[in-house]
This is a predicted structure of a 266-nucleotide RNA (Bacterial large signal recognition particle RNA) from a Christensenellaceae bacterium.
The gene name in the source record is ffs.

């Protein structure tokens, strides 16, 4: 230096998390680089740090180590921004209220604010109407016999005229029933475009008279005072997104240099 068989290595790795630590499974980011059995209220190990069985491949373009370049993505940290959640009446907003009168409406010299005088509403006593309720008057009905006139027929006295009771019917009527526009009389009231007498703080309205320039507080505005956790704000927390610089880790890429075993045989 060839060949031919072999072994060590190598069959991914990283981040957060969990852990006394170190790995996996399980979540993420690379990215293809073996299979099976274990394993998150977990599996195994012990600084040589997954246990266990089994397979490929092979000392080099692959393995391993240094340097340097790019660099996916992760955690912190600050900053800003949003979600959701909790406090805080907090200099605001949104309510309630109380008071001023700016600016503006609106009313006034066809006469405001006040001030007076009467009236009504209001109360009380009387009347009137209305309603109602009783009783009367008026029509109507209405009595077998114990209401009345007249009393057929019959009775009944009488010798005879005649008399006498007196039923039924007829008629009027008692009591009692019904009608009905209205009439009288009495009573009664949660009625009233009514009347008279008397009282009457205020408040409303009407009406007069004194007086003579304001009056309202409607919409703005400006104070004060209570209430709200709906907006706003402040402030804890809990997550999401940017951005900052390098604080940390970092996968993979790309240069480049160095290292690495055994046997047999030529």
């Nucleotide at each position: 230096c060839c060949g031919c068989g072999c072994u060590a290595a190598g069959c991914g790795g990283g981040g957060a998390g969990c852990c006394a630590g170190c790995g996996g499974u399980g979540c993420c980011c690379u990215g293809u680089a073996c299979c099976u059995g274990c394993a998150a209220u977990c599996c195994g190990c012990u600084a040589u740090a997954g246990c266990a069985g089994g397979g490929c491949c092979g000392a080099a373009u692959u393995c391993c180590c240094g340097u340097u370049u790019u660099g996916a993505g992760g955690c912190a940290u600050a900053u800003g921004u949003u979600u959701g959640u909790g406090a805080g009446g907090c200099a605001g907003g949104c309510g309630c209220u109380c008071g001023c009168g700016u600016g503006g409406g609106g009313c006034g010299u066809u006469g405001a604010u006040g001030c007076c005088c009467g009236g009504g509403u209001c109360c009380c006593g009387u009347g009137c109407a209305a309603u109602u309720c009783a009783u009367u008057a008026c029509c109507g009905u209405g009595a077998a016999c114990c209401a009345u006139g007249u009393c057929a027929g019959g009775g009944c006295c009488g010798g005879a005229a005649g008399g006498c009771a007196g039923c039924a019917g007829c008629a009027u009527u008692a009591a009692g029933c019904g009608g009905a526009a209205g009439g009288a009389u009495g009573g009664g009231u949660g009625u009233g475009c009514c009347g008279c007498g008397g009282g009457g703080c205020g408040g409303c309205c009407c009406g007069g008279g004194c007086g003579g320039a304001g009056c309202u507080a409607c919409c703005u505005g400006c104070g004060g005072g209570c209430a709200u956790a709906c907006c706003g704000c402040u402030u804890g927390u809990a997550g999401g997104c940017a951005u900052a610089g390098c604080g940390c880790c970092g996968a993979g890429g790309g240069a480049u240099g160095g290292g690495u075993g055994c046997g047999c045989g030529g």